[in-house]
This is a predicted structure of a 350-nucleotide part of an RNA (small-subunit ribosomal RNA, central domain) from an uncultured prokaryote. The RNAcentral record of the full RNA draws on ENA.

Context: one part of a larger RNA
RNA sequence: CUGGGCGUAAAGGGCGUGUAGGCGGACCUUCAAGUCGGGUGUGAAAACUGGUGGCUCAACUGCCAGCCUGCAUCCGAUACUGUAGGUCUUGAGUACGGGAGAGGAAAGCGGAAUUCCAGGUGUAGCGGUGAAAUGCGUAGAUAUCGGGAAGAACACCAGUGGCGAAGGCGCUCUGCUGGGCCAUAACUGACGCUCAUGGACGAAAGCCAGGGGAGCGAAAGGGAUUAGAUACCCCUGUAGUCCUGGCCGUAAACGAUGAACACUAGGUGUCGGGGGAAUUGACCCCCUCGGUGUCGUAGCCAACGCGUUAAGUGUUCCGCCUGGGGAGUACGCACGCAAGUGUGAAACUC
Numbered sequence: 001c002u003g004g005g006c007g008u009a010a011a012g013g014g015c016g017u018g019u020a021g022g023c024g025g026a027c028c029u030u031c032a033a034g035u036c037g038g039g040u041g042u043g044a045a046a047a048c049u050g051g052u053g054g055c056u057c058a059a060c061u062g063c064c065a066g067c068c069u070g071c072a073u074c075c076g077a078u079a080c081u082g083u084a085g086g087u088c089u090u091g092a093g094u095a096c097g098g099g100a101g102a103g104g105a106a107a108g109c110g111g112a113a114u115u116c117c118a119g120g121u122g123u124a125g126c127g128g129u130g131a132a133a134u135g136c137g138u139a140g141a142u143a144u145c146g147g148g149a150a151g152a153a154c155a156c157c158a159g160u161g162g163c164g165a166a167g168g169c170g171c172u173c174u175g176c177u178g179g180g181c182c183a184u185a186a187c188u189g190a191c192g193c194u195c196a197u198g199g200a201c202g203a204a205a206g207c208c209a210g211g212g213g214a215g216c217g218a219a220a221g222g223g224a225u226u227a228g229a230u231a232c233c234c235c236u237g238u239a240g241u242c243c244u245g246g247c248c249g250u251a252a253a254c255g256a257u258g259a260a261c262a263c264u265a266g267g268u269g270u271c272g273g274g275g276g277a278a279u280u281g282a283c284c285c286c287c288u289c290g291g292u293g294u295c296g297u298a299g300c301c302a303a304c305g306c307g308u309u310a311a312g313u314g315u316u317c318c319g320c321c322u323g324g325g326g327a328g329u330a331c332g333c334a335c336g337c338a339a340g341u342g343u344g345a346a347a348c349u350c
Stems, first nucleotide, its partner, number of pairs: 004321003007304002012318001014201001017198001021194003025088005031082001033081002035077008048066007091191001092188003095184001097182002103177002106174001108172001110154001114150004119145003125136002162169002206247006215241002220236004258317006266295011299306002323350003332343004
């Protein structure tokens, strides 16, 4: 390079934005770069292939033709791609009108619970476990009552419910703010899709600085268990968990399934919107758009299974794979305060 692949066998980038690049809707005209046809020139010779000749053949060799798949130039064709111009509205976007939502960031507020503090009542236990013990308690605990303080999380509602590109988002109120959906079909008129590099975001843990610290709780200490027990269980408990600012950039970052568009039987549940008939109105029924589940046809698949939310049928673009181990290691480079991350081999071995 050709070819084959990527749900579970190796393989979809964590996610979006977007540059170069690649690809790109309908109609008309233009040019003729790609494309196609023809001519001319050139494409050294040898070699090669075919023919012929020669030495008895062969090797070899003279001649002729082909080949040299190409390049240049001229003439022509115009369907497709492309160039330039014009037109269009279905792709895309805008506008007007609706409506759902734990989407984001900020400020404020609330109750339950927990722990602690001081006080009242009250007395000998409490706590914990498989059973215990460490622990707490006559310096009055546990229990109980009212009072105060603090921090963190928001029961029920809650739902294969909703929102977000992903990570993720859940008490309540306020202002600020992003996106999606429906309806109208008024406006723009291909403005689109994808995207190497780049830049943005990115759970938890971890790091730096300053706060905060109720509960929980790596490490650590103690008690048990055990042959031992650097564990599982119990009593304590520091970092951390929380806030502000800054780093880190990884996860089974999973639907283990890249994005966009088109096409291809249905049944059933649910969420958001619109329309219709009927009705006093609602429920209900029918149609339709968008989301989210489930079952299933054709088809696909090694099977499991997928099945209009495809893993079906096609097109475009990106990423990635190429036997196991060595190894996500070494080395180099880049980034990082560090931890480490990214990129990423080979010898050897089976």